[in-house]
Context: one part of a larger RNA
Molecule: small-subunit ribosomal RNA, central domain
Organism: metagenome
RNA sequence: CUGGGCGUAAAGCGUACGUAGGCGGUCAGGUAUGUCGGAUGUGAAAUCCCGGGGCCCAACCCCGGAACUGCGUCCGAAACUGCCUGACUUGAGUGCAGGAGGGGAGAGGAGAAUUCAUGGAGUAGCGGUGAAAUGCGUUGAUAUCAUGAAGAAUACCGGUGGCGAAGGCGCCUCUCUGGAGUGUAACUGACGCUGAGGUACGAAAGCAUGGGGAGCAAACAGGAUUAGAUACCCUGGUAGUCCAUGCCGUAAACGGUGUGCACUUGGUGUUGGAGGGGUCAGCCCUUUCAGUGCCGGAGCUAACGCAUUAAGUGCACCGCCUGGGGAGUACGGCCGCAAGGCUAAAACUC
Numbered sequence: 001c002u003g004g005g006c007g008u009a010a011a012g013c014g015u016a017c018g019u020a021g022g023c024g025g026u027c028a029g030g031u032a033u034g035u036c037g038g039a040u041g042u043g044a045a046a047u048c049c050c051g052g053g054g055c056c057c058a059a060c061c062c063c064g065g066a067a068c069u070g071c072g073u074c075c076g077a078a079a080c081u082g083c084c085u086g087a088c089u090u091g092a093g094u095g096c097a098g099g100a101g102g103g104g105a106g107a108g109g110a111g112a113a114u115u116c117a118u119g120g121a122g123u124a125g126c127g128g129u130g131a132a133a134u135g136c137g138u139u140g141a142u143a144u145c146a147u148g149a150a151g152a153a154u155a156c157c158g159g160u161g162g163c164g165a166a167g168g169c170g171c172c173u174c175u176c177u178g179g180a181g182u183g184u185a186a187c188u189g190a191c192g193c194u195g196a197g198g199u200a201c202g203a204a205a206g207c208a209u210g211g212g213g214a215g216c217a218a219a220c221a222g223g224a225u226u227a228g229a230u231a232c233c234c235u236g237g238u239a240g241u242c243c244a245u246g247c248c249g250u251a252a253a254c255g256g257u258g259u260g261c262a263c264u265u266g267g268u269g270u271u272g273g274a275g276g277g278g279u280c281a282g283c284c285c286u287u288u289c290a291g292u293g294c295c296g297g298a299g300c301u302a303a304c305g306c307a308u309u310a311a312g313u314g315c316a317c318c319g320c321c322u323g324g325g326g327a328g329u330a331c332g333g334c335c336g337c338a339a340g341g342c343u344a345a346a347a348c349u350c
Stems, first nucleotide, its partner, number of pairs: 003322004007304002012318001014201004021194003025088007034080001035077008049065006091191001092188003095184003103177007110154001114150007125136002162169002206247006215241002220236004258317006266295013299306002323350003332343004
C1' cells in the first nucleotide's frame, strides 16, 4: 500500500456549521471529456513465452514467431458519465394555519429551609457516635417565639416525560430570541448529501481581575479508630462552589454505536400534532405523521446481544485502527498567564 475492520477485543473526532474536494433526482435535445469498437503509426535490441536449429547433452548461442496489456493520429457508437441548453416536482427550501416544550439571553419578583444578629421567655445541658471525645454552653447555649439581614438552591408536580447539535436545561412573571413537529399545497425549481483544512460552541476542576460568601467543603487543625491511620467516622475550617468580564478546551464529553438517504415480519406503552367515528362540555375507539421506551421475528454477531431509534440490507462522504510494554511519553512545532493542551516517535523489551 492492498485487504480486513471500528457497541464490549485495537479503532467514531465532545458537538455543530462550513471551504476545497468527493458524490448527486426526473424528462428532452445537443456535444463527445471519460467510456466502447475499428484502422493505422509507434512501442530499439536483448530478456520472458512458443516453434525450429548449433556446440555429444545442458548451461549458453543462433533463426523465426508471438508478446510488449502502453501512447499518438484518423474514422465510428452515444447506453452510462461529464459538459451545454431547455423543461419538471417527488429531494431541499419558502409561505400560510393552529398547537407543544426545564431550548437560549436579560430584567423583576416569590415562598420554604439554613446561618447569623437583636429582643422576649426559659435552665443545664447541647451536639455527635458503633461507642466516645475534640467542640459549644451559667459572659445563659440547645429547644421555643418575634423582628431583621445575607447568600445559595428551587420540595411536591416529576414521569425509561419534555427541549437542545453536543455540553446541558426544572419556582413565578415580563421583554428579546433560536430550533423542531403537524396540517395545507400557494411559491422557488436540484438550490442537495458529506465535509480534509477552518470557525464556533463546549460539564467539572483550574487560571486572571473585581465583587460576593449563607450552606457545603479539597488543603489544613483537632478528636476518635488502629499495630500504625498522612484514611474511612466526628468537631471545626480556607481556597472553591455564586456573580461580571476574559482565559483554559479537557471527561467513562457514553448509546462506549460518525452524518445523511432508501429498503426490510410484528406486539405493547408513552409525548406532541392532524384526520375520522362513537358518545356528545369530558371520555372512548380508530387512522396517520414526528419523537421516545420495552419485548421479540427474519437477518446479523465470536458470543453477549442488536433487531424500522439496527449492530439487518444497500448507497454517498468523513474520521479512526493495524500485537503488549516503552507512551499519549521524549524531541520539534503550534496554542496557553500558568496548569497544561494539540500534533507525535524511537531505542530497548516481551